[in-house]
RNA sequence: UCGUGCUAGAUGGGGAGCUGGCGGUGCCCUGAACCCGCAACCCGCCUUAGCGGGGUUGAACUCCCCCCCGAGGUCCGUCCCUGUGGGACUGGCGGCGGCACGGAGCGUUGAUGGAAGGGUCCCGCGCGGCGGGGAACGGUGAACCCGGUCAGGACCGGAAGGUAGCAGCCGUAAGCCGCACUCCCCGGGUGACGCGGGGUUUCCCGACCGGAGCCACCGAUCGUCGAUAAGCCGGAGGGCCGCGAUCGACGGGGGGUGCACGG
Numbered sequence: 001u002c003g004u005g006c007u008a009g010a011u012g013g014g015g016a017g018c019u020g021g022c023g024g025u026g027c028c029c030u031g032a033a034c035c036c037g038c039a040a041c042c043c044g045c046c047u048u049a050g051c052g053g054g055g056u057u058g059a060a061c062u063c064c065c066c067c068c069c070g071a072g073g074u075c076c077g078u079c080c081c082u083g084u085g086g087g088a089c090u091g092g093c094g095g096c097g098g099c100a101c102g103g104a105g106c107g108u109u110g111a112u113g114g115a116a117g118g119g120u121c122c123c124g125c126g127c128g129g130c131g132g133g134g135a136a137c138g139g140u141g142a143a144c145c146c147g148g149u150c151a152g153g154a155c156c157g158g159a160a161g162g163u164a165g166c167a168g169c170c171g172u173a174a175g176c177c178g179c180a181c182u183c184c185c186c187g188g189g190u191g192a193c194g195c196g197g198g199g200u201u202u203c204c205c206g207a208c209c210g211g212a213g214c215c216a217c218c219g220a221u222c223g224u225c226g227a228u229a230a231g232c233c234g235g236a237g238g239g240c241c242g243c244g245a246u247c248g249a250c251g252g253g254g255g256g257u258g259c260a261c262g263g
Base pairs, nucleotide, nucleotide: 001263002262003261004260005259006258009057010056011055012030013029014028015027020046021045022044023043024042034054035053036052037051038050063256064255065254066253067252068251072247073246074245075244076242077241079239080238081237082236084234085233086232089231090230091228093226094225095224096223097222098221101219102218103217105214106213113209114208117205118204119203121198122197123196124195125194126193127191128190130187131186132185133184134183135182137178138177139176140175146171147170148169149168154163155162156161
């Protein structure tokens, strides 16, 4: 160096996920890569990390290592959009309180303040008014069982005389009606009324003392409470981008790798 027979290895790889970890089943990428059985309330293993059975290939185009390229995935971040929750912060809104910086208003024709008086508040009395009741007053008011007078008539009596009494007339009782005024009693959602007493200093009134502030309507500002949810914060989904991190298929390049026998 050539040939024959073998062996290690190969017979797809990768990403996310799952897992203490590894690999597989399922998903995705790559792109063409033997077969059968097993597996998501999973399966098989343990750093030599799918297991079991069968086939093919086999030391190189094919196996192993490194580098390049880079499909694609995952993570991260800025920005944007759409739901969702929050109400710490910012903003705008409202209520209340403070301050007295600006404006308005009041004030030397006297502010805030001070000290007296009166009112406002309470009690009692009087007067008036109103309402109710009574009295008084006026009217009416009895077939007989009220009164007076009692024609006629009746009764008693020898007579003188006497008795009862209807109608009529006059009057009256209870009752009923009226009642402006008068008198008495009672009452109040009663009074531009009078008198006396008490009480307060909130407010009002007119005077006094004193001598420069007062007020908080608007704006500003401070605090607090409430509502809102634009900003903001948390979380979810989606999109664009990358200046990012990581893994990395396919492809390309470089290097490495046996045993036996024979020529």
Source information:
Bacterial large signal recognition particle RNA from a Chloroflexota bacterium, 263 nucleotides, folded computationally. The sequence is in RNAcentral, with records from ENA. It matches the Rfam family "Bacterial large signal recognition particle RNA". By type it is a non-coding RNA gene. The model forms 93% of the base pairs in the Rfam consensus. It is recorded under the gene name ffs.